[in-house]
Order: sequence, then C1' cells, then structure tokens
RNA sequence: AGAGUUGGUGGCUAGGGUUCCGGCGCUAAAACAGUGCGCGACUGGUCCGAGAGCUGCCGGCCGGGCGCGAACCCGGUGCACGGCGGGAUAAAAACCCGGGAGAC
Repeated sequence: AGAGUUGGUGGCUAGGGUUCCGGCGCUAAAACAGUGCGCGACUGGUCCGAGAGCUGCCGGCCGGGCGCGAACCCGGUGCACGGCGGGAUAAAAACCCGGGAGAC
C1' cells in the first nucleotide's frame, strides 16, 4: 500500500410522524347522536423503527475435549465520531442511500 471476511433473523426500546382508532374544535338547532371538515408545539392505541441500543435463535471463524471419522460438548470472537443532501411509506425518523462523504 492492496485484497477478503467481519453474517442472518425474531422480539423489544430510544426515536418517528399522522393512514386508521381515540381525543379536541367546528358543522349546532335546547342538547345529544349522525355526517363532514380541521388540529400531531394532541398524552395515547394501530403503524414505521436502529451498523455504531437491549435481548433470543441460527450461522461463520479460532482454541480445546471425546473420537478412525462424522456428529456432539466447552470456551473465545475487537473497535465504531459522523454531515449536507436525497429516497420510500399516509407521513416522518437513529428506517434506506450509509461502518457512505468526511474526521480520528
């Protein structure tokens, strides 16, 4: 200096917005209901959701054990600061572009 590997997936959470539910306001008449419209600087439910968050399962690699061998069993498996901008979805986000650009 170069190359390869550094995995996959489920559940949960930080976080996120507003399609639906709920809530609030108007529609409003005495009131209520219905219908429609609006509001996410409406706590919430549905929903989305982490490379650098938690956790389970599976796999890879390394060492050891038993063994002809296979299988099986035990242990180990590093670090991780990060724009602008764009994309999807109803919309947004620590989602995706992206362990990106860049920094150390």